[in-house]
Context: one part of a larger RNA
RNA sequence: UGACGGGGGCCCGCACAAGCGGUGGAGUAUGUGGCUUAAUUCGAUGCAACGCGAAGAACCUUACCAGGCCUUGACAUGCAUUUCUAAGUUGGUGAAAGCCAGCGAAUGUCGAAAGACAUAACUUGCACAGGUGCUGCAUGGCUGUCGUCAGCUCGUGUCGUGAGAUGUUGGGUUAAGUCCCGCAACGAGCGCAACCCCUGUGAACUGUUGCCACCGGCGCAAGCCGAGCACUCUGUUCAGACUGCCCUGUGAAACGGGGAGGAAGGUGGGGACGACGUCAAGUCAGUAUGGCCCUUACGGCCUGGGCUGCACACGUACUACAAUGCCCAGUACAGAACGAUCCGAGACCGCGAGGUGGAGGAAAUCUAGUAAAACUGGGCUCAGUUCGGAUUGGAGUCUGCAACUCGACUCCAUGAAGCCGGAAUCGCUAGUAAUGCCGUAUCAGCUACGACGGCGUGAAUACGUUCCCGGGCCUUGUACA
Numbered sequence: 001u002g003a004c005g006g007g008g009g010c011c012c013g014c015a016c017a018a019g020c021g022g023u024g025g026a027g028u029a030u031g032u033g034g035c036u037u038a039a040u041u042c043g044a045u046g047c048a049a050c051g052c053g054a055a056g057a058a059c060c061u062u063a064c065c066a067g068g069c070c071u072u073g074a075c076a077u078g079c080a081u082u083u084c085u086a087a088g089u090u091g092g093u094g095a096a097a098g099c100c101a102g103c104g105a106a107u108g109u110c111g112a113a114a115g116a117c118a119u120a121a122c123u124u125g126c127a128c129a130g131g132u133g134c135u136g137c138a139u140g141g142c143u144g145u146c147g148u149c150a151g152c153u154c155g156u157g158u159c160g161u162g163a164g165a166u167g168u169u170g171g172g173u174u175a176a177g178u179c180c181c182g183c184a185a186c187g188a189g190c191g192c193a194a195c196c197c198c199u200g201u202g203a204a205c206u207g208u209u210g211c212c213a214c215c216g217g218c219g220c221a222a223g224c225c226g227a228g229c230a231c232u233c234u235g236u237u238c239a240g241a242c243u244g245c246c247c248u249g250u251g252a253a254a255c256g257g258g259g260a261g262g263a264a265g266g267u268g269g270g271g272a273c274g275a276c277g278u279c280a281a282g283u284c285a286g287u288a289u290g291g292c293c294c295u296u297a298c299g300g301c302c303u304g305g306g307c308u309g310c311a312c313a314c315g316u317a318c319u320a321c322a323a324u325g326c327c328c329a330g331u332a333c334a335g336a337a338c339g340a341u342c343c344g345a346g347a348c349c350g351c352g353a354g355g356u357g358g359a360g361g362a363a364a365u366c367u368a369g370u371a372a373a374a375c376u377g378g379g380c381u382c383a384g385u386u387c388g389g390a391u392u393g394g395a396g397u398c399u400g401c402a403a404c405u406c407g408a409c410u411c412c413a414u415g416a417a418g419c420c421g422g423a424a425u426c427g428c429u430a431g432u433a434a435u436g437c438c439g440u441a442u443c444a445g446c447u448a449c450g451a452c453g454g455c456g457u458g459a460a461u462a463c464g465u466u467c468c469c470g471g472g473c474c475u476u477g478u479a480c481a
Stems, first nucleotide, its partner, number of pairs: 001481002003478003007475007015465002019428005026319008034310002042053002064305007073128001077127004083121001088103006106119005130294002133292003139288001141283003144279001146277001151190006157166003170181003196271004201239005207233001210229002215226004242265001245259005321421001325380006339366001342361002347356003387418001392413007434457007
């Protein structure tokens, strides 16, 4: 100087407390361990691995296994060599890959021509290719975490023999090393904040969306057409919030408390943004890369299988156990995003998944309207039920070369466990939790109940900081570095 303490002081954080909803019990989905296996490819392992890499494992993917094949190779560059073959196409064999046989061109330069050379291609040979093989404890880059915590340092000066100290400590204050005051310090840098984006209010401009607001026409009406940009909205540019104003607390400042005005008030709400460093943290399988290793194989191609295996254990979710509910009928209101091998209207067929067909749409124009919970009316009356939907049987639809291993969905039948969950444990402070639906990426299809977004409905509680956990500052002890 740090680190540590079941030392002290001060202060924060959904850390506790106060509340709301869960997990742990059931069924299923999914990941992991274990077991099994020819293989169940590999990685991730307290917080910070376990719906993680994987924003899509039937083949492919695929790295694993079995079998069948190839050896300058699926891919790149160069040298030499052989020639007529290359693209393509036909046949045989075969599960395919592969192997074997046949057919089958050209361009440029020189030259009268023959032909020569070059390009492209092939054969053979050589340099080499190739490796998801090892090492993340050789590395780059990227990432997680402490932690959006308020810290981490430097120059000059001063003090100290020196390590180092001071500044950065102290008194206040703040979300903040934020600001003020003081002070052997004076300044500065990386962080904080601000600058950036979204959202909340208004204005100007903008009008193939919106409105009949005003005017004209049509129509019973809804609405349509013309005209128009008032309103909503689209988008751009501005304005607006700064403790600016008033009162008050303190000797003063910073700042705190209250108030006015205001759409918004003291960082308005949310996002992006992550200091010096820690964990030899994670990743050689995203890519890059040193070293080591393989080279008729640890490289490459193909068929089939596996990654989906199941006495069991754990994590994360979904659906429930019901009456604030379930079922039936009626009926209202979104936002964001996607669409050309795509989205697909009206119409028709089917109980339905879906099919036929193809208006319109490269989109504020078409798809596109009916979002669901909510609301209104009716049924059920506390039961393993009109709760719950697993499982199984049958019949189908769709995608795809192909749904056996191993897809999703539909219909009929079946109707399991489950009556609110032990010890323990998680999230959340407001448009939040809880709850309802919609969309997107990946994608032929889908295991999505996942991930990432959007909108609707919409709470309760916080006395307080003694305690648990994590963190910051000062101080103290130390047999630790």